[in-house]
Molecule: Bacterial RNase P class A
Organism: Phycisphaerae bacterium
């Protein structure tokens, strides 16, 4: 300098004038509901965003038992909790730094494996190979037969090692063996079975032993192990105001309270009818939740690390149709020019002039996470070149 990999900070400062939201505390006015005015303070984000996970926190029958359903799945930690996050093991990908992984069970059961292809799980058998064995034709020895030996043949029949299909072909490389061949036999290397050792542990390492017995798919059904009652601030609570004479269907083996089902539970009703449906009216204003918190920020100390513990400081948006904007000066980065110095000739460095400061995007009960969006800058690391 290239190409790549991994991480972090900010999201332009400071004034000034004008505007909006909100807090207070002043002054006026009032029909006491609350307006006017003025001083002090506060006012969007890393993602505030999708609402995808986890929870606080509210109500629903203090949330009670079975099924059924969903969710999560290496191993150990972290937390309030998670599907997150830390580490470490395994696999797979990279030359490497590093990255990806629903990563339990497929010899409990059931089920699928498209197209190709001879065969897809109780293996086949197109090409090829062989044809030792039994044939079946020849030939030589021999009078002929028998029997011997020799060549052909591919009929029986053997084989699966090449080849070809395929996402996958019944362990993989040699060597031996054999008519060919094959765990048929032996070596290593894989797999099962077993001890041993080291580690909490997932797992590695060694040692014997066994020719191999057991494709794949569980984001197919199922098994195992955990978790998970349900419904959300439009939760839910006051206050105010409506609620009018309503209509019309349904409705007892009932209805509501639990929303898939059943148990149990409460409470209402049983025809003078609980409750459900459609139809028409009427209201649809205030306040509470509401912003102090699994909080921010700083040290110290324990931990590889997530974090965790102690001391100190601090106070940081609560709108509601929904505020945060809009000009002007000054710094500060930074892109281009041009002048001047320096130069290892690549470039630095000063002044001055024009120009930018964008991107994604905005609270709505709060908190932990993940996911996506996005312009610029900063560190560390890995390879490769080139140069002092």
């Nucleotide at each position: 300098c290239a190409a790549g990999c991994g991480g972090g900070c900010a999201a332009u400062g400071c004034g000034g004038c004008c505007g909006c939201c909100u807090g207070u505390c002043c002054c006026g006015a009032u029909c006491c509901g609350u307006c006017g005015g003025g001083g002090c303070g506060g006012g969007a984000g890393g993602a505030a965003a999708g609402u995808c996970c986890g929870a606080a926190c509210u109500c629903c029958g203090c949330a009670g038992g079975g099924c059924a359903c969903g969710g999560u799945g290496g191993u150990g930690g972290g937390u309030a909790a998670c599907g997150c996050c830390c580490a470490c093991c395994g696999g797979g990908c990279g030359a490497a730094a590093g990255c990806c992984c629903a990563g339990g069970g497929a010899a409990a059961g059931u089920g699928c494996c498209a197209c190709a292809g001879a065969a897809a799980a109780u293996a086949g058998a197109c090409c090829g190979c062989c044809g030792a064995u039994g044939g079946g034709c020849u030939c030589g020895c021999c009078a002929c037969a028998a029997g011997c030996g020799g060549g052909c043949c591919a009929c029986a029949g053997g084989c699966a090692a090449g080849g070809g299909u395929g996402a996958a072909a019944c362990g993989g490389u040699g060597c031996g063996g054999u008519a060919a061949g094959a765990g048929c036999g032996c070596a290593c290397c894989g797999c099962c079975c077993u001890c041993g050792u080291g580690g909490u542990g997932a797992c590695a390492c060694g040692g014997g032993g066994g020719g191999c017995a057991c494709g794949g798919c569980a984001a197919a059904c199922c098994c195992c192990a955990c978790c998970g009652g349900g419904a959300g601030c439009a939760a839910g609570g006051c206050c105010a105001a409506a609620u009018a004479g309503g209509g019309g269907g349904c409705g007892a083996u009932g209805g509501u309270g639990c929303g898939g089902c059943c148990c149990g539970c409460a409470c209402c009703g049983c025809u003078c009818g609980a409750g459900c449906c459609c139809c028409g009216g009427g209201u649809u204003g205030g306040c509470c939740g509401c912003u102090c918190g699994a909080g921010u920020c700083g040290c110290g100390c324990g931990g590889c690390a997530a974090c965790g513990c102690g001391c100190g400081a601090c106070c940081u948006a609560g709108a509601u149709a929904a505020a945060u904007g809009g000009c002007c000066g000054c710094g500060u980065c930074u892109g281009c020019c041009g002048u001047c110095g320096c130069u290892u000739c690549g470039g630095c460095g000063a002044c001055g002039g024009c120009g930018g400061a964008a991107a994604c995007a905005g609270g709505a009960u709060u908190c932990g996470g993940c996911u996506u969006a996005c312009g610029u800058c900063c560190c560390g690391c890995u390879u490769g070149c080139c140069g002092g």